[in-house]
Order: sequence, then C1' cells, then structure tokens
RNA sequence: AGAGCAGGUCAGGCAACUGCGGGCACAAGGCCGCAAGGCAGUGUUCGAGGAAAGUCCGAACUCCACAGGGCAGGGUGCUGGGUAACGCCCAGCGGGGGCAACCCCAGGGACAGUGCCACAGAAAGAAACCGCCGCAGGUUCACCACCGCCACGGUGCGUGACCCACGGUAAGGGUGCAACGGUGGUGUAAGAGACCACCAGGGGCCGGGUGACCGGUCCGCUAGGUAAACCCCACCUGGAGCAAGACCAAAUAGGGGGAGGAUGAUAGGGCCCGUGGACUCCCCGGGUAAGGUCGCUUGAGGCCCCGGGCAACCGGGUGCCCAGAUGGAUGGUUGCCACCCCGGCUACCGGUAGCGGCCGGGUCCGGGGGUACAGAAUUCGGCUUACAGACCUGCUCACCGC
Repeated sequence: AGAGCAGGUCAGGCAACUGCGGGCACAAGGCCGCAAGGCAGUGUUCGAGGAAAGUCCGAACUCCACAGGGCAGGGUGCUGGGUAACGCCCAGCGGGGGCAACCCCAGGGACAGUGCCACAGAAAGAAACCGCCGCAGGUUCACCACCGCCACGGUGCGUGACCCACGGUAAGGGUGCAACGGUGGUGUAAGAGACCACCAGGGGCCGGGUGACCGGUCCGCUAGGUAAACCCCACCUGGAGCAAGACCAAAUAGGGGGAGGAUGAUAGGGCCCGUGGACUCCCCGGGUAAGGUCGCUUGAGGCCCCGGGCAACCGGGUGCCCAGAUGGAUGGUUGCCACCCCGGCUACCGGUAGCGGCCGGGUCCGGGGGUACAGAAUUCGGCUUACAGACCUGCUCACCGC
C1' cells in the first nucleotide's frame, strides 16, 4: 500500500432566543364544566430510535368460568446449553461454498401405507427396445462333403448368413435430472457381488464423546427420488386483546306483542363431554350518555466494576431515573464549527505535449445548497426490513522492502 472477512460505536456538534408536552414544588386567589373533574400562573426539571417501522414470533398484564378431559385444527423438528418464554441466541455435529479469514442450510422418518416423478424413453420400480447368448424350426442364400441320369439336380444329427417362436442376460447402445451401488479383473454359452481388489453406502461389534456424531474392524448386506405431497413419530398449543379492563359522574322505565326453555334456556369465540342451572331471542314504543379518572410507565430496566462460563448468559456490588401524548408534544430562528456538492484563483506536485495550454491532485477564497432511514402510543425479549456518511477493534490472502 491492495483485496477481503467478522464484530462494534455514532447518527452532525456548541451557544443564545423562542415555542410545545410531562413530573415536582409554590400559591389557594382566577377560568371552564350540571357533576366527576379539568385548565391557567410562577419556579425548577425531563422530553424519540437503532430501528420508535413491519406487526412476523415469544411472553408479561387484563377479561372471558382463577381454562378441566377428548377430538379436530395449528405450530415446531440435528445435538447440548442459555432464557420468563420463543420459531430467538450461543457452542458444536453433519452437508454445501470460498485459497483463506469466514459464510449458508425447515437438517426427524422414504423396509407403516398412499400419491407423484413433465418431455423423452421399452420401462420411473423389482424394467428386455436394440444388442449379446442358448435352443427348436424355416419355403431362402452361400460354402463343404457325398450321390449322380452331369441340369442353375438331389441328400446331409454339416458350417455360416438371414428370418422367426421360446428362454437366459442389466456387461454394451439408446432416453432421461435420475435406469436397480461404481471402476477394474476372475468367471461364464452370454452375463451377473456369482467371486476378488479398491471406492461409496448400510448393518453388527469394539473404542472415543453428555450427545448429534467420529474412528477402527467384520459381514456382499446394496429395490431410485420426493414428506415447505398426504401421512407417521416426538414435543408445544383455550380465546380475545390496553378500543384489554376497572372506577366515577350523568340519566333511568316501567310497558305491549310473539317464539323457545328443567325432555335443560343460557354461560369459553371449531365440536363433543364434563361443570353450572332459569332465563334467552325477535318486533313495537321510549329515557340518559356519547364525559372524566385510572390502567400509564420502576422494568425479566440500563451504565460501570468484580467473579463464573469458550460463548449466549448468570451471580454480586456501587450508584442512576431515562418521553408518557389522546386533534396526539419532542419544533423553529440566528451565529460559529465539522462533513458533502457546486464556483473561482494561482504559489506548488504529477501526467501529456515542441510551446501556449489541457487533465488530475492540492492550497487558499467566496457564496449558495445539503447532512441518511425514519419518528414513540400498555410494556418487554427477539426476528425481518430501511439507512447518507464517519470512526474503532480483531483476523485472512496476495505483493514490495529489510
């Protein structure tokens, strides 16, 4: 100095003025409201994020019967840890990619059963199209041998070619992503794990590991793939969500008609059982309200230090309070600085050219513009997605110099 890999931090800074939302204190007088309650004044203090986003998982919390059994449905799926929990995280295993640092993988089961495998191909599961081999036959042809009336004749357990029935064969060809383990040899009529050597897989045994799994050895054991296809196995799973829900204020109302109901109304929002036990639904005609407060932010909370652990994380200590709106605050203006873009100038450097010059870098000056993605809404733990730029740490590969 180049190309990369992994992880982390920040998210323009400072000051002044002004505005908005919340807490606390003062004051007890002002304003609004029928009320519950709210507003306003002064002082002080706090006020967006790493993703506040998507609302995709998991929980806390609340209600539904303090949620019980079964079925259906849904989800997850290598191993061991972490955690309140998870589909998340960490460390490994196996597979794949990269020279490497490192990255990626829904990664249980295809001897329980079913389905599917386009086109091509005989066949997509226990396959014979071509080929190879055996054997029976043949009106055919050639050769050979014999007979012989010498003809292009006849005969033959004869040979070869061709045709054809049957059988053997998965070595070869062809099709295909994939063809019944692969390569080579022995063997055979031709072939074949039929047998042998090596390789791939499977099973048994032994050893190592908590385990996924790894190593060795023996056995010829070798019938494709697909489960983000049905399915099987193991584990998890009730529903709704802060508009949950609770309290207060205000008002009150009875009534008429119809249907169902202890042979069970109704009560969980898929169904059944169990539980429970008297109301429920529709129509007509009316009253009041459409307000306030709480839930609400102190929490599986975060900074720093110590200890344990490879790590995720856990334990202990010190000290901290860090937004809580509900027409929804967190903004605006000015000055200086930082960075980026645009313009000008020339002392300087490099390249090019004969020179002027031109191009690139850089110094200085001035003005203008810009500073990403985005923005809380019950709260946490994750995942995913968006993101200008700046900085830090560790590591890998290749080059040069010593």
Overview
Predicted 3D model of a 402-nucleotide RNA (Bacterial RNase P class A) from a Bacillota bacterium. Rfam family: Bacterial RNase P class A. The family is grouped with related families in Rfam's "RNaseP clan". By type it is a ribozyme. NCBI's taxonomy places the organism under Bacteria, Bacillati, Bacillota. The RNAcentral record of the sequence draws on ENA.